[in-house]
RNA sequence: AUCUACCAAGGCAAUGGAGUUUGCCUUCCCGCAAGGGAAAAUCGCGUGAGCUAAUGACUCCUUCCAAUCG
Numbered sequence: 001a002u003c004u005a006c007c008a009a010g011g012c013a014a015u016g017g018a019g020u021u022u023g024c025c026u027u028c029c030c031g032c033a034a035g036g037g038a039a040a041a042u043c044g045c046g047u048g049a050g051c052u053a054a055u056g057a058c059u060c061c062u063u064c065c066a067a068u069c070g
Base pairs, nucleotide, nucleotide: 009026010025011024012023013022016061017060018059019058020057021056027038028037029036030035044051045050
C1' cells in the first nucleotide's frame, strides 16, 4: 500500500409511520475540528391498451377502494 474477514453504526430495498428481521451499499472531496458536499446500495411490469402493490418479509397503526351485516 492492497485485499479479505469480524464487530459497531448509518443509509437503501416501485405510494405513509413504527417495531423486529433478511439482503445490499458504506467510498471520495473540503475543513484544525465541528461540520458540509458528492457518490454507492435503490428507483415494478407491458409495443400498446393496461396491470399488481401502502411490507424485501412478519406484526401493528393510518389513508384509499370493494363486498357483507348492524